[in-house]
Molecule: Bacterial large signal recognition particle RNA
Organism: Tissierellia bacterium
RNA sequence: CCAUGCUAGACGGGAAAUUAGCGGUGUCCUGUAACCUGCAAUCCGCUACAGCAGGGUUGAAUCCCCGAUUUCGGUCUUCACUUCUUCGGUCUGCCCGAGGCAAGUGGCGUUGAGGACCGGGCUUCACGCAACAGGCCCCUGCGAACCGUGUCAGGUCUUGACGGAAGCAGCACUAAGUAGGUUCGUCUGUGUGCCGUGAAAGUACCCGAUCUGAGUUAACUGCCCCGGUAACGCGAGGGAGGGCUGAACAACAUCGGGUGCAUGG
Numbered sequence: 001c002c003a004u005g006c007u008a009g010a011c012g013g014g015a016a017a018u019u020a021g022c023g024g025u026g027u028c029c030u031g032u033a034a035c036c037u038g039c040a041a042u043c044c045g046c047u048a049c050a051g052c053a054g055g056g057u058u059g060a061a062u063c064c065c066c067g068a069u070u071u072c073g074g075u076c077u078u079c080a081c082u083u084c085u086u087c088g089g090u091c092u093g094c095c096c097g098a099g100g101c102a103a104g105u106g107g108c109g110u111u112g113a114g115g116a117c118c119g120g121g122c123u124u125c126a127c128g129c130a131a132c133a134g135g136c137c138c139c140u141g142c143g144a145a146c147c148g149u150g151u152c153a154g155g156u157c158u159u160g161a162c163g164g165a166a167g168c169a170g171c172a173c174u175a176a177g178u179a180g181g182u183u184c185g186u187c188u189g190u191g192u193g194c195c196g197u198g199a200a201a202g203u204a205c206c207c208g209a210u211c212u213g214a215g216u217u218a219a220c221u222g223c224c225c226c227g228g229u230a231a232c233g234c235g236a237g238g239g240a241g242g243g244c245u246g247a248a249c250a251a252c253a254u255c256g257g258g259u260g261c262a263u264g265g
Base pairs, nucleotide, nucleotide: 001265002264003263004262005261006260009058010057011056012030013029014028015027020047021046022045023044024043035055036054037053038052039051064258065257066256067255068254069253073249075247076246079243081241082240083239084238085237086236087235088234093232095228096227097226099224100223101222103221104220105219106217107216108215114212115211116210118208119207120206121205123200124199125198126197127196128195129193130192131190132189133188134187135186136185138181139180140179141178142177148173149172150171151170156165157164158163
């Protein structure tokens, strides 16, 4: 070096999750190369050499082992963006409300702002007066079968007669009552009224007079301060999406290196 036969090894790998840790079933990514059966998420089986049990194929190398390179892929992390959600009115803008200032605009103002002061009105109370409302009085009309008045036909009673008496209806007048009505008078009342007098309060408003002589008002904009409101902006946190940064892992592939035994020639 060649041939034959064995053995170690290999017969998928990886990520997340689970686990004290490892592997497996399950999920996901990759690849297709003999692997098959049983166990197993309410997990199954092991112990750092880390599935257990049984069977089978290949077998010293392009196929096994180690390292490097490349890189599908998922995981974590940093930063901002988009979106959803929670909290914050003790941040702060927006918005609302109360108070104030008087820079701007506007209104009023030498036909006198504002201030001071006097008087009156308006407010309240008392008395009086007037008005109004109601009642009474008064006038007119109606109005009593009998229990009102006057006159009393007829009739009744009485008388010898003359006469007399009572008295219904009718008529008239009136009472109680009822209807209407001006004026005068009287009584009661009031969110009627300044008409009169007196007293009290007060300067918000109005009128008049006097003094002084240029501001005043706060409607709008603006500013200050206080209170409120979580819809928007802002701030803090959480979820989701893709993006950026970084880290470790990493299939397949490529490159380099390493690695048995026996027999015979």